[in-house]
Molecule: transfer RNA
Organism: Candidatus Zhuqueibacterota bacterium
């Protein structure tokens, strides 16, 4: 130097081009002398950045950043 795949909640991860959720986390209740478990509920998101295509982008193109991986 090419060449593949990944980047979405605080953490692991999902989501056919058509309202971005799930699980632990965090928080407020119920419970219990209390605590922890257990149940019910909430919050919480610039979908790495910067552009194009499209009525409509997380998802389809290009680039440009980080990460892993192959190949010389």
């Nucleotide at each position: 130097g090419c060449c593949c795949u990944c980047a979405u909640a605080g953490c692991u991860c999902a989501a056919u081009g058509g309202u971005a959720g799930a699980g632990c986390a965090a928080c407020g209740g119920u419970u219990u002398u209390g605590u922890a478990a257990a149940c019910c509920g909430u919050u919480g998101g610039u979908u790495a950045c910067a552009g194009g295509u499209u009525c409509a982008a997380g998802u389809c193109c290009u680039g440009u950043u980080g990460a892993g991986g192959g190949c010389u």